The prediction has a mean pLDDT of 84.
c-di-GMP-I-GGC riboswitch aptamer from a Planctomycetota bacterium, 108 nucleotides, folded computationally.
[in-house]
RNA sequence: UCCCGAAAGGGCAAACCUACCGGAAGGUAGGGACGCAAAGCCAUGGGCCUCACCUCCCUCCCCGCCCCCGCGGCGGCGGGGAUCGAGCAGGUCGCCAGGUUGCCGAAG
Numbered sequence: 001u002c003c004c005g006a007a008a009g010g011g012c013a014a015a016c017c018u019a020c021c022g023g024a025a026g027g028u029a030g031g032g033a034c035g036c037a038a039a040g041c042c043a044u045g046g047g048c049c050u051c052a053c054c055u056c057c058c059u060c061c062c063c064g065c066c067c068c069c070g071c072g073g074c075g076g077c078g079g080g081g082a083u084c085g086a087g088c089a090g091g092u093c094g095c096c097a098g099g100u101u102g103c104c105g106a107a108g
Base pairs, nucleotide, nucleotide: 003108011036012035016031017030018029019028020027021026034094040100041099042098044097045096046095047092048091049090050089054087055086056085059082060081061080062079063078064077065076066075068073
């Protein structure tokens, strides 16, 4: 120095409750401790959560124009709406990985 994690002093704070912010996931503050040696920080990769907005998409509806027509309708283009799903749209670092900073220091 690196790994590792005994002691001591300290640190953080899940669920739950209250207030506030957010459509939601969730966040902030106070209370509270299940846990945590990076449970400090960064949403970069994966995972997970949410779908109001934005983008895309499934299905359907409405309007306009064009085309075909056997006049029942079919098709194409454009616009609008509802719905489903997805996304670097949003969230989570106390899911994993990566990056970065860092207290103590026994045995090995």
The model forms 86% of the base pairs in the Rfam consensus. Taxonomically the source falls in Planctomycetota (Bacteria, Pseudomonadati).